RNA sequence: GCCCUCUUAGCUCAGUUGGUAGAGCAACGCACUUGUAAUGCGUAGGUCGUCAGUUCGAAUCCGACAGAGGGCA
Repeated sequence: GCCCUCUUAGCUCAGUUGGUAGAGCAACGCACUUGUAAUGCGUAGGUCGUCAGUUCGAAUCCGACAGAGGGCA
């Protein structure tokens, strides 16, 4: 220098042929317990890496850039 993959909640990851974003763990609250843990129920938590484009509508499609990993030279 060229090519490929990835970037979504605090962490690990789903979400695919475009239709207003989810799980597990963690956090918080309640129940249970003499108390803690465990267990059960519930709550909160996201400008989907950034910018721009297409579209009635974009996490999803196109482009640029940034970061991470890999391959070739």